[in-house]
RNA sequence: CGCGGAGUAGAGCAAUGGUAGCUCGCGUGGCUCAUACCCACGAGGUUGCAGGUUCAAAUCCUGCCUCCGCUA
Numbered sequence: 001c002g003c004g005g006a007g008u009a010g011a012g013c014a015a016u017g018g019u020a021g022c023u024c025g026c027g028u029g030g031c032u033c034a035u036a037c038c039c040a041c042g043a044g045g046u047u048g049c050a051g052g053u054u055c056a057a058a059u060c061c062u063g064c065c066u067c068c069g070c071u072a
Base pairs, nucleotide, nucleotide: 002070003069004068005067006066007065010024011023012022013021018055026042027041028040029039030038048064049063050062051061052060
């Protein structure tokens, strides 16, 4: 240089073009003499960036950025 894959909440991951969710973590409350476990609720997302297609894009298309792998 060329090819392929990945980028979504603090972490790990889902989401067949139609309200962006799960587990852990975090916060509050309940439970307890107390802590932990357990239960309930909550906060936290410009879906890597910029355009395009569409009534509607995390999803499809184009370019760029970062990471991983393959080839030379």

Predicted 3D model of a 72-nucleotide RNA (transfer RNA) from Kapaibacterium sp. (SeqCode). Rfam family: tRNA. Its family is annotated with triplet codon-amino acid adaptor activity in the Gene Ontology. It is annotated as a transfer RNA. NCBI's taxonomy places the organism under Bacteria, Pseudomonadati, Bacteroidota, Eximiradiales, Kapaibacterium (SeqCode).